[in-house]
Context: one part of a larger RNA
RNA sequence: GACGAACGCUGGCGGCGUGCCUAACACAUGCAAGUCGAACGAAGCACUUUAAACUGAUUUCCUCGGAAUGACGUUUUUUGUGACUUAGUGGCGGACGGGUGAGUAACACGUGAGCAACCUGCCCCUCAGUGCGGAAUAGCAGCUGGAAACGGCUGGUAAUACCGCAUGACAUGUCGGAACCGCAUGAUUCUGACAUCAAAGAUUUAUCGCUGAGGGAUGGGCUCGCGUCCGAUUAGUUAGUUGGUGGGGUAACGGCCUACCAAGACGAUGAUCAGUAGCCGGACUGAGAGGUUGAACGGCCACAUUGGGACUGAGAUACGGCCCAGACUCCUACGGGAGGCAGCAGUCGGGAAUAUUGCGCAAUGGAGGAAACUCUGACGCAGUGACGCCGCGUGCAGGAAGAAGGUUUUCGGGUUAUAAACUGCUUUAGACAGGGACGAAAAAAAUGACGGUACCUGUAGAAUAAGCUCCGGCUAACUACGUGCCAGCAGCCGCGGUAAUACGUAGGGAGCGAGCGUUAUCC
Numbered sequence: 001g002a003c004g005a006a007c008g009c010u011g012g013c014g015g016c017g018u019g020c021c022u023a024a025c026a027c028a029u030g031c032a033a034g035u036c037g038a039a040c041g042a043a044g045c046a047c048u049u050u051a052a053a054c055u056g057a058u059u060u061c062c063u064c065g066g067a068a069u070g071a072c073g074u075u076u077u078u079u080g081u082g083a084c085u086u087a088g089u090g091g092c093g094g095a096c097g098g099g100u101g102a103g104u105a106a107c108a109c110g111u112g113a114g115c116a117a118c119c120u121g122c123c124c125c126u127c128a129g130u131g132c133g134g135a136a137u138a139g140c141a142g143c144u145g146g147a148a149a150c151g152g153c154u155g156g157u158a159a160u161a162c163c164g165c166a167u168g169a170c171a172u173g174u175c176g177g178a179a180c181c182g183c184a185u186g187a188u189u190c191u192g193a194c195a196u197c198a199a200a201g202a203u204u205u206a207u208c209g210c211u212g213a214g215g216g217a218u219g220g221g222c223u224c225g226c227g228u229c230c231g232a233u234u235a236g237u238u239a240g241u242u243g244g245u246g247g248g249g250u251a252a253c254g255g256c257c258u259a260c261c262a263a264g265a266c267g268a269u270g271a272u273c274a275g276u277a278g279c280c281g282g283a284c285u286g287a288g289a290g291g292u293u294g295a296a297c298g299g300c301c302a303c304a305u306u307g308g309g310a311c312u313g314a315g316a317u318a319c320g321g322c323c324c325a326g327a328c329u330c331c332u333a334c335g336g337g338a339g340g341c342a343g344c345a346g347u348c349g350g351g352a353a354u355a356u357u358g359c360g361c362a363a364u365g366g367a368g369g370a371a372a373c374u375c376u377g378a379c380g381c382a383g384u385g386a387c388g389c390c391g392c393g394u395g396c397a398g399g400a401a402g403a404a405g406g407u408u409u410u411c412g413g414g415u416u417a418u419a420a421a422c423u424g425c426u427u428u429a430g431a432c433a434g435g436g437a438c439g440a441a442a443a444a445a446a447u448g449a450c451g452g453u454a455c456c457u458g459u460a461g462a463a464u465a466a467g468c469u470c471c472g473g474c475u476a477a478c479u480a481c482g483u484g485c486c487a488g489c490a491g492c493c494g495c496g497g498u499a500a501u502a503c504g505u506a507g508g509g510a511g512c513g514a515g516c517g518u519u520a521u522c523c
Base pairs, nucleotide, nucleotide: 001522002521005519006518007517008516009515012392013391014390015389016388017387018385019384020350026347027346029345030344031343034092035091036090039089040088042086043085044084045082046081047080051076052075053074054073059068060067061066099303100302101301109227110226111225112224113223114222115221118220119219123216124215125214126213127212128211129210130209131165132164133163134162140155141154142153143152144151145150171196172195173194174193175192176191177190178189179188181186201208202207229275231273236266237265238264241263242262243261244260245259246258247257248256278300279299280298281297282293283292284291285290305326306325307324308323309322328339329338330337331336356382358381359380360379364378365376366375367374368373395425396424397423398422405416406415407414408413429464431459432458433457434456435455439450467512468511469510470509471508472493473492474491478507479506480505481504482503488495489494
């Protein structure tokens, strides 16, 4: 000097940052991933409409008994409409965003190359197409099992769900021909034959989709050179091990896997083993070289209660998906089930120690949707902690009877000290009152969580606001009393045994100041 700090004493305000470093311990509760009715059938709701039944206001006639008329309403039925609601089928998204650093000494990371050995949903460009059919199934209805979780049987139904056929090439595969390029395995282009494979519709008629092919962009996969902690009181290690052939598998190369064959491969230029550790851009320090470090922000990696496994998908370490096993917790009618905060808050525990079960989608960004919009603990804000950095304030000017008091004294005085009192002035921050934003963009309109916040104006009144450490030398700052090698101090040297500037208290002084000291760690 630095710090994600803690502790002691003290503490006025604001801005910007930052805050479980320990138990990757266990978690109550709420929220954190949904969306699309312009893919689909259905159910409900509202309105409209058709018809029927009931009730019967009003009006008319009347022989006052009644008859006719039939509004509003109720129930059933028919038609249609909807920026309406939704459980289900279907599509896209839940592989992003967010968290953590346990593991990992490794092509994990950094850097530089390569893939003639690869994939890429949504997006952009170009070309071509979108024809004909079929069988189911959920929802639903009926019956039924179970305490529940969750099912079973029968019937019947739709689709952009599923399946078949057609059309196919610049696609793929096989067999050929030619040109040309590369270090090589080989690649590219042209061309011939055969074989294989596609689609889905919606609608407000403007579009949005769907299928095949080529190219791009983006994102990934793989390989290699170099770099990357400590221990030799770890010296040998290795059998799919090293290589080959055939086969399999993958998007793709490869012992990646498998059968056979060979006996190799690594190692004092440190293999193997053990320990420690996420890596980097950066950060701290230093004149630099270097040393230390990897909080916050950004990139990459790994993980998601522990271990294993695959499914789906363009893409999976699949945190808020599935299956199995283990531990733990919970429910149970004892037969069986449910769960996973290293998401945001919050709780217990651990610890020297680390915050609110807040507001909002207004902005930025993301998912879905044609859109309106919905969702978004990402994010934007607010709250909390002097945890850090920065800024401001706690008054300013005058004022000697050098007051009182304290302290000291050689008793004359010195000092506290212009300090206070007193006089005049100012009002930052704070308080109260009035006004009041930018952030909000797109043709217009509308739209602000923060927030009646920032800011501006006015009012009153010095009013509400100073401490901490030190004073032997290093090191700025000295006396008195108490104590008497005691009590104690101390970073080092060292102080204290009766005149202690070193202990304790007081007065005075020095330093820093909303902080000041101590401790831990790094340079």
Record summary
This is a predicted structure of a 523-nucleotide part of an RNA (small-subunit ribosomal RNA, 5' domain) from an uncultured bacterium. The RNAcentral record of the full RNA draws on ENA, Greengenes and SILVA. The coordinates come from a structure-prediction model, not an experiment, and the mean pLDDT is 82.